[in-house]
Context: one part of a larger RNA
RNA sequence: GGAUGAACGCUAGCGGCAGGCCUAAUACAUGCAAGUCGAACGGUAACAUUGGUGCUUGCACCAGAUGACGAGUGGCGCACGGGUGCGUAACGCGUAUGCAACCUACCUUUUACUAGAGUAUAGCCCAGAGAAAUUUGGAUUAAUCCUCUAUAAUAUCUUUUAAUCUCCUGAUUUUAAGAUUAAAGUUUUAACGGUAAAAGAUGGGCAUGCGUCCUAUUAGUUUGUAGGUGAGGUAACGGCUCACCUAGACUACGAUAGGUAGGGGCCCUGAGAGGGGGAUCCCCCACACUGGUACUGAGACACGGACCAGACUCCUACGGGAGGCAGCAGUAAGGAAUAUUGGACAAUGGACGAAAGUCUGAUCCAGCCAUGCCGCGUGCAGGAUGACAGCCCUACGGGUUGUAAACUGCUUUUAUACAGGAAGAAACACUCCGACGUGUCGGAGCUUGACGGUACUGUAAGAAUAAGGAUCGGCUAACUCCGUGCCAGCAGCCGCGGUAAUACGGAGGAUCCAAGCGUUAUCC
Numbered sequence: 001g002g003a004u005g006a007a008c009g010c011u012a013g014c015g016g017c018a019g020g021c022c023u024a025a026u027a028c029a030u031g032c033a034a035g036u037c038g039a040a041c042g043g044u045a046a047c048a049u050u051g052g053u054g055c056u057u058g059c060a061c062c063a064g065a066u067g068a069c070g071a072g073u074g075g076c077g078c079a080c081g082g083g084u085g086c087g088u089a090a091c092g093c094g095u096a097u098g099c100a101a102c103c104u105a106c107c108u109u110u111u112a113c114u115a116g117a118g119u120a121u122a123g124c125c126c127a128g129a130g131a132a133a134u135u136u137g138g139a140u141u142a143a144u145c146c147u148c149u150a151u152a153a154u155a156u157c158u159u160u161u162a163a164u165c166u167c168c169u170g171a172u173u174u175u176a177a178g179a180u181u182a183a184a185g186u187u188u189u190a191a192c193g194g195u196a197a198a199a200g201a202u203g204g205g206c207a208u209g210c211g212u213c214c215u216a217u218u219a220g221u222u223u224g225u226a227g228g229u230g231a232g233g234u235a236a237c238g239g240c241u242c243a244c245c246u247a248g249a250c251u252a253c254g255a256u257a258g259g260u261a262g263g264g265g266c267c268c269u270g271a272g273a274g275g276g277g278g279a280u281c282c283c284c285c286a287c288a289c290u291g292g293u294a295c296u297g298a299g300a301c302a303c304g305g306a307c308c309a310g311a312c313u314c315c316u317a318c319g320g321g322a323g324g325c326a327g328c329a330g331u332a333a334g335g336a337a338u339a340u341u342g343g344a345c346a347a348u349g350g351a352c353g354a355a356a357g358u359c360u361g362a363u364c365c366a367g368c369c370a371u372g373c374c375g376c377g378u379g380c381a382g383g384a385u386g387a388c389a390g391c392c393c394u395a396c397g398g399g400u401u402g403u404a405a406a407c408u409g410c411u412u413u414u415a416u417a418c419a420g421g422a423a424g425a426a427a428c429a430c431u432c433c434g435a436c437g438u439g440u441c442g443g444a445g446c447u448u449g450a451c452g453g454u455a456c457u458g459u460a461a462g463a464a465u466a467a468g469g470a471u472c473g474g475c476u477a478a479c480u481c482c483g484u485g486c487c488a489g490c491a492g493c494c495g496c497g498g499u500a501a502u503a504c505g506g507a508g509g510a511u512c513c514a515a516g517c518g519u520u521a522u523c524c
Stems, first nucleotide, its partner, number of pairs: 001524004006520005013376006019369002021334001026332003030329003035076003040073002043069002047067003050063006083287003092212008102204002107200008115149004125138005155180005162173004185192002213259003220250003225247008262284004266277004289310005312323004340366001342365003348362001349360004379410004390401001392399002416460005424451001430445007468513005473494003479508005489496002
C1' cells in the first nucleotide's frame, strides 16, 4: 500500500447493488415451513344448491339428487427443495479412467397383452377401558387394497447348435427343447391408466492411477489381519460375513500413533513464482438432541417417519404419557459483534391433479444496519478603500482568517408539496378461426401484479433541506501563541515533558481524506 462476513470511537443528506451469529452442532415459548387426488373407493360430519313434507307463511324437518367434502381406505409425493460444518486426513474431495461386476420411480420410443374367480379390512353401527395419549370386543361393507387360477416371451432357469472377437474370469450374435413368472380399472366414449419385454435419457452405486496439512520430543504396526478354496449375502465385485487352509500384509519413498481440518470451483495479495483463506454464489461430502437398529420404498438406514437405550424439558387423576428450530421468523444464553415473531404465490421452480386448482418461510419482494462497493448532493458566477467588527499573531507600522462575507445576477440536482404513472404478463383456462395426423399444433381475442400509487415523468416556490473526522518533531503533506513544568500527559519506531515544548492540554491557522474519518484485529 491492498484486503475484510469485521468490531470500537466521533460524525452523518440521498439513492442503486450486494452482504448480515465468524462465539454455544448451547437450550428453546409461539406461529408457519409437505402435501395433493372425489376422473381409484366405501361414503356424508360441515357449507351451499335443488326438490319434497309440515304448517304457525318463514321457520322446522327430510332426500348424497347436485356442487362439494370432515374423518377413513388407496395412489403419488414426503429420499427434492431448505439448514449446518459436528465428525472425517478418507477413494471424503479434485482430476482421469473402468464396470466383460451393477440399479434406476416419473419421462421418451418400440412390441405384445389387459381373461376369469375369491374373502378380508378401515370407515359406518353396537358395546366397553382410560385423567389423557390412546385402545379392546362384536356385526357389516368397497376399491387401481390383498389372494388364487388362466395365457405368455427377446424375461429367468436347465440342457443344446454354430460363428466372430477380446481384457483373465469371458463378451456379442445364433439353433433347438423343457420348466417358471403378469395385469386394474375409471369414464363425460374421448381418453387416462395397468402388466411384461427391449432401447434411450436422467440420476445413482462400485473399483482404480495421480494429487490432497503439521509432528520422529510418535519407529515399528496388524489376527478377518494378508492371501486361497467353498458357502452365505448384496442391485453388483469384494474378508462384505462365515467354515477350513496357508503365514502372510504395511513401513524412513514415513507405516502406526498424536494434533488440526469438511474438499473443490473460487477469493485476497503479489510483476510473477509464491504466500494466505475456504463468508456470500455453484458442485460434492457428512450430519439432523446423543448412540444404535432396521421397516417401507425405484431410491433412506430417512431434519419436520418408526423402534430401542441415554441425557434434558414438559403434562399427569401417579397408573402412565409427550417432545427435538444445524427450516423461516423469534426468545434466552454466550459474545467486541450480526436483522422482521413482515407481504405474496404476481413471476421462476417444485409436489399432486385430466384440468380448474391446492400446497410451497423454495422463491420473489418489502422492513432493519454507512457492513461494503458505486453514484449524486450540500450550490454557481461576479464581487476589495482586500470593508467595519470579531478571533489570532505582531517589531504596534501591520499581517492573517479572506472573495471568505455583505451585495448583484443565475440555477433547482436533491429535499418538500401537488399531478400523472409503468415494464416485469407470457401463458394455462375460456371464446373464435385455420392446418392436418381428429386431438394436437398455430393465430386472434379475453383474463391474471405481492412489490406499489413503487420506479419514472411533469409543475411550483426558494440558496432554500444537507460536513465532518484525523493529523501538523522526523519517517510524513501541514506552525505559531498561551497554559503546564520529568507533573499532567503523548507515543507505530526514534523519542517528547525538569520555566521560553512547532512532540503534553487549549486556541488561531494549515494539511489530508470526505458521508465518512480514525483506532484495533487478521492476511499478503

Model confidence (mean pLDDT): 85 of 100. The part of an RNA shown here (small-subunit ribosomal RNA, 5' domain) has 524 nucleotides and comes from an uncultured Bacteroidota bacterium. Its Rfam family is "Bacterial small subunit ribosomal RNA". Gene Ontology terms of the family: structural constituent of ribosome and ribosome.